Transfer RNA from a Rhodocyclaceae bacterium, 76 nucleotides, folded computationally. The coordinates come from a structure-prediction model, not an experiment, and the mean pLDDT is 80.
RNA sequence: GCGGCAUUAGCUCAGUUGGUAGAGCGUUGGAUUGUGGCUCCAAAGGUCACCGGUUCGAGACCGGUAUGUCGCCCCA
Numbered sequence: 001g002c003g004g005c006a007u008u009a010g011c012u013c014a015g016u017u018g019g020u021a022g023a024g025c026g027u028u029g030g031a032u033u034g035u036g037g038c039u040c041c042a043a044a045g046g047u048c049a050c051c052g053g054u055u056c057g058a059g060a061c062c063g064g065u066a067u068g069u070c071g072c073c074c075c076a
Stems, first nucleotide, its partner, number of pairs: 001072007010025004019056001027043005049065005
């Protein structure tokens, strides 16, 4: 330099054919308990990496950028 893949909640990850963003763990509050854990109930938490485009409508499609990762090529 060229190509592939990944980027969504604090972490690990789903999200089907474009139609109001989710789970588990964690956190907070409550129930239970003498206290804690376990268990149960509830809640908070998101610029869907960034910029632009298409569309009535984009996490999902198109172009570009960034970061990470894997492979290939070249050079001393």